[in-house]
Model confidence (mean pLDDT): 84 of 100. The part of an RNA shown here (small-subunit ribosomal RNA, 5' domain) has 516 nucleotides and comes from an uncultured Caldilineaceae bacterium.
Context: one part of a larger RNA
RNA sequence: GGAUGAACGCUGGCGGCGUGCUUAACACAUGCAAGUCGAACGGGAAGCGUCCUACGGAAGCGAAAGUGGAAGUAGGGUGUGGAGAGUGGCGGACGGGUGAGUAACACGUAGGCAACCUGCCCUGGAGCGGGGGAUAACCAUGGGAAACUGUGGCUAAUACCGCAUAGACUCACGAGGUGGGAGCUUGGUGAGGAAAGUUCAGGCGUUUGAGGAGGGGCCUGCGGCUGAUUAGCUAGUUGGUGGGGUAAAGGCCUACCAAGGCGAUGAUCGGUAGCUGUUCUGAGAGGAAGACCAGCCACACGGGAACUGAGACACGGUUCCGACUCCUACGGGGGGCAGCAGUGAGGAAUAUUGCGCAAUGGGGGCAACCCUGACGCAGCAACGCCGCGUGGAGGAUGACGGUUUUCGGAUUGUAAACUCCUUGACUGGGGGAAGAGAGAGGACGGUACCCCAGGAGAAGACACGGCUAACUACGUGCCAGCAGCCGCGGUAAUACGUAGGUGUCGAGCGUUAUCC
Numbered sequence: 001g002g003a004u005g006a007a008c009g010c011u012g013g014c015g016g017c018g019u020g021c022u023u024a025a026c027a028c029a030u031g032c033a034a035g036u037c038g039a040a041c042g043g044g045a046a047g048c049g050u051c052c053u054a055c056g057g058a059a060g061c062g063a064a065a066g067u068g069g070a071a072g073u074a075g076g077g078u079g080u081g082g083a084g085a086g087u088g089g090c091g092g093a094c095g096g097g098u099g100a101g102u103a104a105c106a107c108g109u110a111g112g113c114a115a116c117c118u119g120c121c122c123u124g125g126a127g128c129g130g131g132g133g134a135u136a137a138c139c140a141u142g143g144g145a146a147a148c149u150g151u152g153g154c155u156a157a158u159a160c161c162g163c164a165u166a167g168a169c170u171c172a173c174g175a176g177g178u179g180g181g182a183g184c185u186u187g188g189u190g191a192g193g194a195a196a197g198u199u200c201a202g203g204c205g206u207u208u209g210a211g212g213a214g215g216g217g218c219c220u221g222c223g224g225c226u227g228a229u230u231a232g233c234u235a236g237u238u239g240g241u242g243g244g245g246u247a248a249a250g251g252c253c254u255a256c257c258a259a260g261g262c263g264a265u266g267a268u269c270g271g272u273a274g275c276u277g278u279u280c281u282g283a284g285a286g287g288a289a290g291a292c293c294a295g296c297c298a299c300a301c302g303g304g305a306a307c308u309g310a311g312a313c314a315c316g317g318u319u320c321c322g323a324c325u326c327c328u329a330c331g332g333g334g335g336g337c338a339g340c341a342g343u344g345a346g347g348a349a350u351a352u353u354g355c356g357c358a359a360u361g362g363g364g365g366c367a368a369c370c371c372u373g374a375c376g377c378a379g380c381a382a383c384g385c386c387g388c389g390u391g392g393a394g395g396a397u398g399a400c401g402g403u404u405u406u407c408g409g410a411u412u413g414u415a416a417a418c419u420c421c422u423u424g425a426c427u428g429g430g431g432g433a434a435g436a437g438a439g440a441g442g443a444c445g446g447u448a449c450c451c452c453a454g455g456a457g458a459a460g461a462c463a464c465g466g467c468u469a470a471c472u473a474c475g476u477g478c479c480a481g482c483a484g485c486c487g488c489g490g491u492a493a494u495a496c497g498u499a500g501g502u503g504u505c506g507a508g509c510g511u512u513a514u515c516c
Base pairs, nucleotide, nucleotide: 001516002515003514004513006512007511008510009509010508013388014387015386016385017384018383019381020380021346026344027343028342030341031340032339035090036089037088040087041086047080048079049078050077051076052075053074054073055072060067061066097299098298099297107223108222109221110220111219112218113217116216117215118214121212122211123210125208126207127206129163131161132160138153139152140151141150142149143148169192170191171190172189173188175186176185177184178183197204198203225271226270227269232262233261234260237259238258239257240256241255242254243253244252274296275295276294277293278289279288280287281286301322302321303320304319305318324335325334326333327332352378354377355376356375360374361372362371363370364369391421392420393419394418401412402411403410404409426454427453428452429451430450431449435444460505461504462503463502464501465486466485467484471500472499473498474497475496481488482487
């Protein structure tokens, strides 16, 4: 000098674009953050219409008795209506957060899989025949404070289970081709295994096998911290055979056999750490960092486990142990903000319990649409970068005041006053977007922007001995104090304090911390 997710002191006008718990992966009140499909299924509340029955008795007519039968109430039938719950499907494995752990094939890069998987999507092929038994919801009844749960009965499906068919799928047998071989490939025989409907009749789905796209799994070479005041480490350890397991190779697991394997080219152990694209600095080489954005990984109160599923060993799923916390009728139950806001705590320090699904994207749905704290916006903060402004031109009697003085003056200083002029912040009024790809649809937003009128409200901070641009007066008297280094201060201090002046930067200026 440059840089920062900064903080602190003094100061502070506007706008645009960014950024904002670096500390306690500390604890969390409250709300929201993952649902959707009635075109899979059984059913169906409220409401509304209408009819019947019962009660009810208004208006009207009557002198009265009475007649009359409306509104309304209850129950039932029927139509419409579609709430809430349930079965089933798809999605809750994405998106969002955090960096604890991890020195590792975790990451980066280059390859391999003749050792693998892949829902939804795309391409083209074949099929969808015929049956069965249940079960939620519901009804009845029981237990419990609750969470929840038992028993009996009824019922549906694209839920579940058989049968038929299936060349290409799988398995077995045997044959041919090819290859050094593991293997690949061709046809044969036998065995095994599918399916689901719905509709507005356009479609949407369903089964099976092939190919693709995108996504993933596994393996390997190389690369990137530190300590030798850590020198030896290792028994599933290293290899083999048989078996198991997985989508898949493999000590991944197991039984047996052998005795191996790693290490000064640093094993093992300890410390530290998410990795990268990138970022900062530097002429570069290099050094340092890994906030935001993007890719990968890991984690979801601490630890373990599996289930479901195409995919998880699953942040807002299950289960067990533990700590903490809440409810309880004391028998027993509930919870997990490292999602968005927000609270307490810690800290030098880091924001709103906002608006909207209008856009982009995601899930479900044929769609209409619903959901979406992803996202788009707004709010707060000079935290950063960038832009603009705080007026421009003229104006000497060099006014007043201040400071200083050798008392003549000098300086502040064209600075002010004063004259002319313009525009903007702001205020009032009028108009008013793009962002919306055929129609509708705009949170932002009556915002940006345009026009008219009024209209000068807005400058500080630090320094001035040398390094280093900028000097005098007074006060103080080795005191009080300053200080990055050298060093100032003990009676004339350009170095302390104040004032005037000056210098530098400027909505900032200094200080501190850290990196180059």